SAM riboswitch aptamer (S box leader) from Lacicoccus qingdaonensis, 106 nucleotides, folded computationally. The prediction has a mean pLDDT of 82.
RNA sequence: CUUAUCCAGAGCGGGGGAGGAAAUUGGUCCUGAGAUCCUGCGGCAACCUCACUUUUUUAAAAGUGGAAGGUGCCCAUUCCAACAAGCGAUAUGCUUGAAAGAUGAG
Numbered sequence: 001c002u003u004a005u006c007c008a009g010a011g012c013g014g015g016g017g018a019g020g021a022a023a024u025u026g027g028u029c030c031u032g033a034g035a036u037c038c039u040g041c042g043g044c045a046a047c048c049u050c051a052c053u054u055u056u057u058u059a060a061a062a063g064u065g066g067a068a069g070g071u072g073c074c075c076a077u078u079c080c081a082a083c084a085a086g087c088g089a090u091a092u093g094c095u096u097g098a099a100a101g102a103u104g105a106g
Stems, first nucleotide, its partner, number of pairs: 001106006011041005019030003024082004042074003047070002049066008078100001083097005
């Protein structure tokens, strides 16, 4: 950079000791009953992967199942909003899309 997904799911112990939820703003939330973070174990999921089946354009696509391996993840929808369009008719409401971000594959 390209592409797919992001309203599902899954926690205990040890260390440590102050802020944390990516960045800015606003809201909201977590946090000395010890968070964020590091680590051991456990787990979730099924992107890659593995097995099988089907289709056909013969190299791919689709489907079903598994969880050994490579990642990832285990408060809150990516916590919510911000920008645009539509609906609606004042509550800064609802829907869709974009942007930004995260993860996988290339």

The RNAcentral record of the sequence draws on MGnify. The source organism's lineage runs through Bacteria, Bacillota, Bacilli, Salinicoccaceae and Lacicoccus.